Transfer RNA, 75 nucleotides, folded computationally. The RNAcentral record of the sequence draws on ENA. It matches the Rfam family "tRNA". Rfam links the family to the GO term triplet codon-amino acid adaptor activity. By type it is a transfer RNA. Its mean pLDDT, the model's own confidence on a scale to 100, is 82.

[in-house]
RNA sequence: CGGCCCGUAGCUCAGUAAUGGAAGAGCGGCGGCUUGAAACCCCGCAGGUCGCAGGUUCGAAUCCUGCCUGGCCGA
Repeated sequence: CGGCCCGUAGCUCAGUAAUGGAAGAGCGGCGGCUUGAAACCCCGCAGGUCGCAGGUUCGAAUCCUGCCUGGCCGA
């Protein structure tokens, strides 16, 4: 210098084509339930500018462009 991949909740990750319709799971946290008191199980709740910025669109995590971070390959 060129190419490819990853970036979504505190953590680990789905969801991304065919098909754009507005965000989920597990763990963790908090509350409840339970118990002599806890833990486990069970029930509920909170937690997100979907890496950043722009564009397209009635509508973008998803499509387009640029940039940033991390990883891999080539020179």